[in-house]
RNA sequence: AACUCAUCCAGAGAGAGGGAGGGACUGACCCUGUGAACUCUCGGCAACCGCUUCUUAAGCAAGGUGCCAAUUUCAGACGUACAACACGUACUAAAGAUGAGAA
Numbered sequence: 001a002a003c004u005c006a007u008c009c010a011g012a013g014a015g016a017g018g019g020a021g022g023g024a025c026u027g028a029c030c031c032u033g034u035g036a037a038c039u040c041u042c043g044g045c046a047a048c049c050g051c052u053u054c055u056u057a058a059g060c061a062a063g064g065u066g067c068c069a070a071u072u073u074c075a076g077a078c079g080u081a082c083a084a085c086a087c088g089u090a091c092u093a094a095a096g097a098u099g100a101g102a103a
């Protein structure tokens, strides 16, 4: 790498360096010299692992991760249901991300 399980409509940014890209992919639409990616410092969010208790649950945040524009930004499928002149709506996949496992 591949595999299993859980979650993904909530939440949370300043400074310094850097100097043109970034939002996974494709399309759309956005963000960005009023400073992108990336690095560092400090801060914050959350509660997967963790910890505590009176353990179907509640609480905590020292530690291991993660995250801090927009629902995973939206759409992606010979899929299911509804609707149907048409545009569609809901659900579930797939893909992706993160965590915990397993190997």
Base pairs, nucleotide, nucleotide: 003101004100005099006098007097008096013042014041015040016039017038021031022030023029025076026075027074028073043068044067045066048064049063050060051059052058053057072095077092079091080090081089082088
Molecule: SAM riboswitch aptamer (S box leader)
Organism: Streptohalobacillus salinus